[in-house]
RNA sequence: GGGCCCAUCGUCUAUCGGCUAGGACGGCACCCUCACACGGUGCAGGGCCAGGUUCGACUCCUGGUGGGCCCA
Numbered sequence: 001g002g003g004c005c006c007a008u009c010g011u012c013u014a015u016c017g018g019c020u021a022g023g024a025c026g027g028c029a030c031c032c033u034c035a036c037a038c039g040g041u042g043c044a045g046g047g048c049c050a051g052g053u054u055c056g057a058c059u060c061c062u063g064g065u066g067g068g069c070c071c072a
Base pairs, nucleotide, nucleotide: 001071002070003069004068005067006066007065010025011024012023013022018055027043028042029041030040031039048064049063050062051061052060
């Protein structure tokens, strides 16, 4: 330098154009217990950035940023 793939709560992930973005672990509160642990209920927490297409974009397209793999 060229090609391919990936980017979503703190972490791991679901999503294939209709999203009010779901789940697990973790966190917090309450319940339970003499207490802790376990368990139960609830809550908070997220689409890498900028454009474009579309009635509508996390999703499709383009460019950028970051990461991984291969080739040179």

RNAcentral holds the sequence, with entries from ENA.
The RNA shown here (transfer RNA) has 72 nucleotides and comes from a Nanobdellota archaeon.
Lineage of the source: Archaea > Nanobdellati > Nanobdellota.
Its Rfam family is "tRNA". Gene Ontology term of the family: triplet codon-amino acid adaptor activity.
The prediction has a mean pLDDT of 84.